About this RNA
RNAcentral holds the full RNA, with entries from SILVA. Small-subunit ribosomal RNA, 3' major domain from Spatholobus suberectus, 475 nucleotides, folded computationally. Lineage of the source: Eukaryota > eudicotyledons > Papilionoideae > Phaseoleae > Spatholobus.
Context: one part of a larger RNA
RNA sequence: UGACGGGGGCCCGCACAAGCGGUGGAGCAUGUAGUUUAAUUUGAUGCAAAGCGAAGAACCUUACCAGGGCUUGACAUGCCACGAAUCCUCUUGAAAGAGAGGGGUGCCUUUGGGAAUGCGGACAAAGGUGGUGUAUAGCUGUCGUCAGCUCGUGCCGUAAGGUGUUGGGUUAAGUUCCACAACGAGCGCAACCCUCGUGUUUAGUUGCCAACGUUGAGUUUGGAACCCUGAGCAAGCUAUCGAUUAUAAACUGGAGGAAGGUGAGGAUGACGUCAAGUCAUCAUGCCCCUUAUGCCCUGGGCGACACACGUGCUACAAUGGACGGGACAAAGGAUCGCGAUCCUGCGAGGGUGAGCUAACUCCAAAAACCCGUCCUCAGUUUGGAUUGUAGGCUACAACUCGCUUGCAUGAAGCCGGAAUUGCUAGUAAUCACUGAUCAUCAUACGACUGUGAAUUCGUUCCUGGGCCUUGUACA
Numbered sequence: 001u002g003a004c005g006g007g008g009g010c011c012c013g014c015a016c017a018a019g020c021g022g023u024g025g026a027g028c029a030u031g032u033a034g035u036u037u038a039a040u041u042u043g044a045u046g047c048a049a050a051g052c053g054a055a056g057a058a059c060c061u062u063a064c065c066a067g068g069g070c071u072u073g074a075c076a077u078g079c080c081a082c083g084a085a086u087c088c089u090c091u092u093g094a095a096a097g098a099g100a101g102g103g104g105u106g107c108c109u110u111u112g113g114g115a116a117u118g119c120g121g122a123c124a125a126a127g128g129u130g131g132u133g134u135a136u137a138g139c140u141g142u143c144g145u146c147a148g149c150u151c152g153u154g155c156c157g158u159a160a161g162g163u164g165u166u167g168g169g170u171u172a173a174g175u176u177c178c179a180c181a182a183c184g185a186g187c188g189c190a191a192c193c194c195u196c197g198u199g200u201u202u203a204g205u206u207g208c209c210a211a212c213g214u215u216g217a218g219u220u221u222g223g224a225a226c227c228c229u230g231a232g233c234a235a236g237c238u239a240u241c242g243a244u245u246a247u248a249a250a251c252u253g254g255a256g257g258a259a260g261g262u263g264a265g266g267a268u269g270a271c272g273u274c275a276a277g278u279c280a281u282c283a284u285g286c287c288c289c290u291u292a293u294g295c296c297c298u299g300g301g302c303g304a305c306a307c308a309c310g311u312g313c314u315a316c317a318a319u320g321g322a323c324g325g326g327a328c329a330a331a332g333g334a335u336c337g338c339g340a341u342c343c344u345g346c347g348a349g350g351g352u353g354a355g356c357u358a359a360c361u362c363c364a365a366a367a368a369c370c371c372g373u374c375c376u377c378a379g380u381u382u383g384g385a386u387u388g389u390a391g392g393c394u395a396c397a398a399c400u401c402g403c404u405u406g407c408a409u410g411a412a413g414c415c416g417g418a419a420u421u422g423c424u425a426g427u428a429a430u431c432a433c434u435g436a437u438c439a440u441c442a443u444a445c446g447a448c449u450g451u452g453a454a455u456u457c458g459u460u461c462c463u464g465g466g467c468c469u470u471g472u473a474c475a
Stems, first nucleotide, its partner, number of pairs: 001475002003472003007469007015459002019423005026314007034305002042053002064300007077124002079121002082118001087102006107114002127289002130287003136283001138278003141274001143272001148187006154163003166179004193266004198234007208223004237260001240254003244250001316416001320374002323372001324370002332362002337356002342351003382413001387408007429451002434446002
């Protein structure tokens, strides 16, 4: 000087407390361990692995296994030789591949040849999701959006070092004021950036409003006040008033205001820590393989299942279930697409195919609300697992192993031990909608609106962190 202490002081955070809802019990979905297997490819392992890489494993993907094949190879450059490339048909085969037959020549040319492409040959070399993340770059997690981490000059100390960065206030903040052998500065904080909230100017089409009309969609005419959309500007800065304080910084209360003290949310992550993670995104040193640890293909596996753990979904019901009725969104997507209308089917769906980037369409929002029903706590008109059967869709292909519809079946479960977790306001909880990936496949992930709470007296304790100080047999 650090680190540590079941030392001390001060302070903060959904850390506790005060509340609301979960997990842990059930069934299922999904990930992981283990076991099994020819293979169940692999990485990630306290917080900071485990609905994670994977924004989507039937084939492909695919890295794994079995079998069938290739050896300058699926891919690149260089050399030589030959022929244009290419297209069609047949045989064999699980396919990859192998064999046979047929058609037919292009472009530029100085007519020598060249460009591109194919087959063959020898070698330099290709190839490797093989190893090492403890050889690395890059990227990322984490402490932590915590308020810290440092430097120049000066001064102090023999020196390691100290000072500044400490003290008294204050702040979300090393934020700021005052004091001070310090004076300044840098990376962080804040601000600058994006979205939302108010007004105004401008612009009005495909959006908005009015009239006519159909009274189903539309179309026509007119308007720029509103809504909305795009662009610009204004507005909030403790600016203003009072109390407190040290005449400071600030804090507290009020006024005005759409908004008040960081207005709300996001992006933004200092010096460093964990030899943290990633050689399987990519790049890369070294090592290893080279008729195989490379490459092609078919089938299988990644989907197994006594069990253990994590994350979720659905429930256990009456604040509910089922039937009927008429309402109210936001954001996003779409031409290999979204698909109205009409016909058909109980339904999933099928046929038709208008229109389509503020136009048409996906689109039905669902909870909520209204009417009657179940009629009182029952394994039920709860719950929907499982299973049977008949269908639909995608796709060469749905057995291993997809999603979905109808009918039948109707399991566990009556609110969950010890323990543990999220959340402070348009939040939790609850309800549907939508997107990426995507032929098909979402209870996951990302976004979006609707309905919409309770509690916080506070800092004794638990936990994590910051500053000062103290002790130390630690470095």
Model confidence (mean pLDDT): 81 of 100.